Annotation: Predicted 3D model of a 134-nucleotide RNA (c-di-AMP riboswitch aptamer (ydaO/yuaA leader)) from a soil metagenome.
């Protein structure tokens, strides 16, 4: 000093300062929650929500007598992040390349939704000597 994301600012307190902690208010993402619409069933192997973090394989192993299932690799889509180069500063877009797809919650319930309720403002990073288009 920047990046990532909603996760930032501002007052006031605890302090003499910062840090941090609470306490408001701003902004800001999330969830819930009518009317109309829209689904109208079954559906315990529940369901559903947050987040890029998610499907799908006559595939390879492991655990299982076997099968079903379930872990691991692997392989394909989909999705996210990447501060680099294309004259210079700013900025978007594709394509190569490259790295993740994790972890929480709800508690049998939830489509959307005004008015209304509620939550959350963290973590972590320091990453492309490429190529086109605008």
């Nucleotide at each position: 000093u920047g990046c990532c994301g909603a996760a930032u600012c501002c007052g006031c307190g605890c302090u003499g300062c910062g840090a941090g902690c609470g306490c408001g208010g701003a902004g800001u993402g999330g969830g819930g929650g009518a009317c109309c619409c829209g689904a109208u069933c079954u559906a315990u192997g529940g369901g559903g929500g947050c987040u890029a973090a998610c499907u799908c394989c006559g595939g390879a192993c492991u655990c299982c007598u076997c099968c079903c299932g379930a872990g691991u690799c692997g392989g394909a889509g989909c999705a996210g992040g990447g501060a680099u180069u294309c004259g210079u500063u700013c900025u978007u877009c594709u394509c190569c390349c490259u790295c993740u797809g994790a972890g929480c919650c709800c508690g049998u319930c939830a489509g959307c939704c005004a008015a209304c309720c509620u939550c959350g403002c963290a973590c972590g990073c320091a990453g492309g000597c490429g190529a086109g288009a605008g």

Annotation
The model forms 92% of the base pairs in the Rfam consensus. Model confidence (mean pLDDT): 77 of 100.